[in-house]
Context: one part of a larger RNA
RNA sequence: GAAUGAACGCUGGCGGCAGGCUUAACACAUGCAAGUUGAACGAACCCUUCGGGGUGAGUAGCGCACGGGUGCGUAACGCGUGAGAACCUGCCUCUAGGAGGGGGAUAACAGCGGGAAACGGCUGCUAAUACCCCAUGAGCCGUAAGGUAAAAAGGAAUGCACUAUCAGAUGAGCCUGCGUUAGAUUAGCUUGUUGGUGAGGUAAAGGCUCACCAAGGCGACGAUCUAUAGCUGGUCUGAGAGGAUGAUCAGCCACACUGGGACUGAGACACGGCCCAGACUCCUACGGGAGGCAGCAGUGGGGAAUAUUGCGCAAUGGGGGGAACCCUGACGCAGCCAUGCCGCGUGUGUGAAGAAGGCCUUAGGGUUGUAAAGCACUUUCAAUUGGGAAGAAAGGUUAUUGGUUAAUAGUCAAUAACUGUGACAUUACCUUUAGAAGAAGCACCGGCUAACUCCGUGCCAGCAGCCGCGGUAAUACGGAGGGUGCAAGCGUUAAUC
Repeated sequence: GAAUGAACGCUGGCGGCAGGCUUAACACAUGCAAGUUGAACGAACCCUUCGGGGUGAGUAGCGCACGGGUGCGUAACGCGUGAGAACCUGCCUCUAGGAGGGGGAUAACAGCGGGAAACGGCUGCUAAUACCCCAUGAGCCGUAAGGUAAAAAGGAAUGCACUAUCAGAUGAGCCUGCGUUAGAUUAGCUUGUUGGUGAGGUAAAGGCUCACCAAGGCGACGAUCUAUAGCUGGUCUGAGAGGAUGAUCAGCCACACUGGGACUGAGACACGGCCCAGACUCCUACGGGAGGCAGCAGUGGGGAAUAUUGCGCAAUGGGGGGAACCCUGACGCAGCCAUGCCGCGUGUGUGAAGAAGGCCUUAGGGUUGUAAAGCACUUUCAAUUGGGAAGAAAGGUUAUUGGUUAAUAGUCAAUAACUGUGACAUUACCUUUAGAAGAAGCACCGGCUAACUCCGUGCCAGCAGCCGCGGUAAUACGGAGGGUGCAAGCGUUAAUC
């Protein structure tokens, strides 16, 4: 000098854009953060123009593995980069087929009785795109013979969905070369350990697991152990080399009260799923139950220190749905904070009687100082009046044309007209009115280092980054006048280059 997710002191006008628990991965009251589909299904209820429409518990489907948070753990194929083979992949695209026949249940519901509750039992009834069986056999296994796997309808519908298949895309899993902190006051480490054969297991290679066999494997090019740490793109600094760092944004990883486990599923060993154990909190009729903010707000605690229990799904994106639409603390916005960066303002011109006052003085004067007053102007920003975009694409209705079709039903696409959706928002921006009106501080002035005098104090009180000042004339302490530097900031502290 630069720079900070900063804090503290004094001060503080406006706006734009960013950022905001670095500490206790400490404990959490309350609300919200993942639903949706009636165009899969039966029952119930409500309305009805008797055509139908609506509600939503339950069964069923898809989603809940995304999005959001945090950095505990991890020195590792975790990450970065470059290669690789023995793999899976819902939704999407493409290829080429199928969709035949049959069956038994079950929730809801009704009845009965259990429990304080959470919830659970028995009996009976019913549906499906829920479940099961048979057939078919493109595919797979096999040299062959042969073996083996699927289907489901709903609806007004030719659309959508279902089933199997060849590829693709996307997303995962696995192996590997190289790189990736410190300590030798850690020198030896290892028995599924290292390799082989066989088997099991997995989507898949493999001691991944097991049986048997062999005795190997790693290490001074630092094994093992200990400490510390998420990694990267990047960020800060520097001419660079390098050093430091890993907030915000983006990619990957790990975790979800602590430890363990599997289930479902295309995908999890699953933050707002399940089971077991533990600690803690809560309810209880004492028999037993409930919970997990490292989601968004918010509370207590810790701390030098870090915000609202806000608005909206209008936009972008995501889930479901044929769609309308529903959900979305993702997101878009607003609120708070000079935390940072940037911009603007606090007036402009004129004005010497060099006013008054202050300070200094050699008492003549000097300085504050064109500074003020006065005169003439301007009105950014703030205040006030009125107007007022863009962010809106969609969706709906009607018409025309085209595709589909037996069809001028319907439905899909395009076009046109009309209609129509904004949280922000009293928006941005423009404009009216009034008046210099509402808007300057902080640090420093011995040298380094830009800026000097007086008074007070008297090795006291105090200052101080280093050198050092202060013991009666202190430019170094405290005050004043004056000056210097930055400026809505200025200083200090901390850590970095």